Predicted 3D model of a 156-nucleotide RNA (c-di-AMP riboswitch aptamer (ydaO/yuaA leader)). The coordinates come from a structure-prediction model, not an experiment, and the mean pLDDT is 79.

[in-house]
């Protein structure tokens, strides 16, 4: 020099997830849910429905299961059991997209890089004033920290 990792102290990101008082914890601000009238929806079944979040929706592909067809065996029948380059539907894996979401003053714009999870109630929840109920975690980064136009700040 560079490149991993570890701890400190900064700076920033994603997010509601921060500040105070001083701590069986309480306040403020932020963030979510339940819940009237009006209004929407309007029965049942099949495969309940619902919430937070950007995190849906589709195509293909593998194999699995669970129905329905044929066929074969046993049985008086109800059935059981084996087989299908048949069907159809459920989850789950992968591929590939996409509705949407992020990225360092901040708007928009062009452009590039990624995200497109996951967790949660329990049969139950449209909207919703009064009013009741809960959070304030966690995880990241080191020059796309790109350009262009308007504002804002700081500085001189």
């Nucleotide at each position: 020099c560079g490149u991993g990792c570890u701890c400190a102290c900064g700076c920033g990101c994603c997010g509601a997830a921060u500040c105070c008082c001083a701590u069986a914890g309480g306040g403020a601000a932020c963030c979510g849910g339940g819940g009237a009238a009006c209004c929407a929806c309007c029965a049942c079944c099949c495969u309940g429905g619902g919430g937070u979040g950007a995190a849906u929706c589709a195509c293909g592909c593998g194999g699995a299961a669970a129905c329905c067809a044929c066929c074969g065996u046993g049985g008086a029948a109800g059935c059981a059991u084996g087989g299908u380059c048949g069907g159809u539907u459920u989850a789950c894996g992968c591929g590939c997209g996409u509705a949407g979401g992020a990225g360092a003053c901040c708007u928009u714009c062009c452009g590039c890089u990624c995200c497109g999870a996951a967790c949660c109630c329990g049969u139950c929840a449209g909207c919703u004033a009064a009013c009741c109920c809960g959070g304030u975690a966690g995880g990241c980064g080191a020059c796309a920290a790109g350009g262009a136009a308007g504002g804002a700040a700081a500085g001189g």